[in-house]
RNA sequence: AAAGAUACUAUAGCGCCAGAGCCCACAGGGCUGACGAGGAGGAAGUUAAUCGAAGUUUUCGGCGGAUGCUUCCCGGUUUCUGUUUAACCGAAAGGGAAGGUUAAAAACUGAAAGUAAUUUCAGUGACAAAGCCUGUCCUAAAACAGUU
Numbered sequence: 001a002a003a004g005a006u007a008c009u010a011u012a013g014c015g016c017c018a019g020a021g022c023c024c025a026c027a028g029g030g031c032u033g034a035c036g037a038g039g040a041g042g043a044a045g046u047u048a049a050u051c052g053a054a055g056u057u058u059u060c061g062g063c064g065g066a067u068g069c070u071u072c073c074c075g076g077u078u079u080c081u082g083u084u085u086a087a088c089c090g091a092a093a094g095g096g097a098a099g100g101u102u103a104a105a106a107a108c109u110g111a112a113a114g115u116a117a118u119u120u121c122a123g124u125g126a127c128a129a130a131g132c133c134u135g136u137c138c139u140a141a142a143a144c145a146g147u148u
Base pairs, nucleotide, nucleotide: 014064015063016062017061019060020032021031022030023029024028035052036051037050041073042072043071044070045069046068074090075089076088077087078086080146081145082144083143084142085141094139095138096137097136100132101131107124108123109122110121111120112119113118
């Protein structure tokens, strides 16, 4: 110095690259390969896991993963209370409607690194949807027992 082992930290449009495209100093090597918003009760299983922006060229294709989904358990809401079921949800914990609220990349300009493909940083003024939040309106049980 390399390799290996251990520990810690960071990362969910997250990580990786044998297809493909592009570049080169071409035995081969390198670059690209998702822009943000949103999303976590626990366990198991599963894979085509929400929303829009840009672009029309690869944000293509492939592998792995992921807060999604299904089932069960636990918990919450709906009857005056409790228990058991039913439906819908997940600790800000039922559903619906209306209202309010909410980006970054890209683009332009400049700088830096690299032979290049390309990458990083800074400045300028922007433009979403879902969701969330606020409080308004509408709306959601049955059986048994008990209290008034």
A computed fold for a 148-nucleotide RNA from a Clostridia bacterium, annotated as glmS glucosamine-6-phosphate activated ribozyme aptamer. Taxonomically the source falls in Clostridia (Bacteria, Bacillati, Bacillota). The sequence was found by an Rfam model in a public genome assembly. Model confidence (mean pLDDT): 77 of 100. Its Rfam family is "glmS glucosamine-6-phosphate activated ribozyme aptamer". By type it is a riboswitch.